RNA sequence: GGCCCCAUCGUCUAUCGGCUAGGAUAACAGGUUUUCAUCCUGUAGAGCGGGGUUCGAUUCCCCGUGGGGUCA
Repeated sequence: GGCCCCAUCGUCUAUCGGCUAGGAUAACAGGUUUUCAUCCUGUAGAGCGGGGUUCGAUUCCCCGUGGGGUCA
């Protein structure tokens, strides 16, 4: 340098055009317990940047950024 893949709550991940973005774990609060742990309930928390297509984009397209793989 060419080609391919990936980027979503703190972490891991679901989604294949209708999102009020779901789950697990972690955090916080409450309940239970003599206390801690466990268990139960609840709360808050996320789409890499820009542009395009569309009534509508996390999703499709283009450019860029970062990461990974492969060829030379």
Overview
The RNA shown here (transfer RNA) has 72 nucleotides and comes from a Pseudomonadales bacterium. Its Rfam family is "tRNA". From the family's description: Transfer RNA (tRNA) molecules are approximately 80 nucleotides in length. Gene Ontology term of the family: triplet codon-amino acid adaptor activity. The source organism's lineage runs through Bacteria, Pseudomonadati, Pseudomonadota, Gammaproteobacteria and Pseudomonadales.